[in-house]
RNA sequence: GCGCGCAUAGCUCAAUCGGUAGAGCACCGAGCUUAUAUCUCGGCGGUUCUAGGUUCAAGUCCUAGUGCGCGCA
Numbered sequence: 001g002c003g004c005g006c007a008u009a010g011c012u013c014a015a016u017c018g019g020u021a022g023a024g025c026a027c028c029g030a031g032c033u034u035a036u037a038u039c040u041c042g043g044c045g046g047u048u049c050u051a052g053g054u055u056c057a058a059g060u061c062c063u064a065g066u067g068c069g070c071g072c073a
Base pairs, nucleotide, nucleotide: 001072002071003070004069005068006067007066010025011024012023013022019056027043028042029041030040031039049065050064051063052062053061
């Protein structure tokens, strides 16, 4: 230099054909316990990497860029 893949909650990851962004863990509260842990219930948490474009509607499609990984040279 060329090609391919990935980027979503604090962390690990989902999200079908473009149609309300979710789960587990973590954190907070309550129950339980002499107390802690476990367990049960509830809650909190998002500029979906950035900037544009298409569309009634974009995490998803298109373009450019950034970062990371793999391959080729």
Transfer RNA from a Patescibacteria group bacterium, 73 nucleotides, folded computationally. The prediction has a mean pLDDT of 81. Taxonomically the source falls in Bacteria candidate phyla (Bacteria).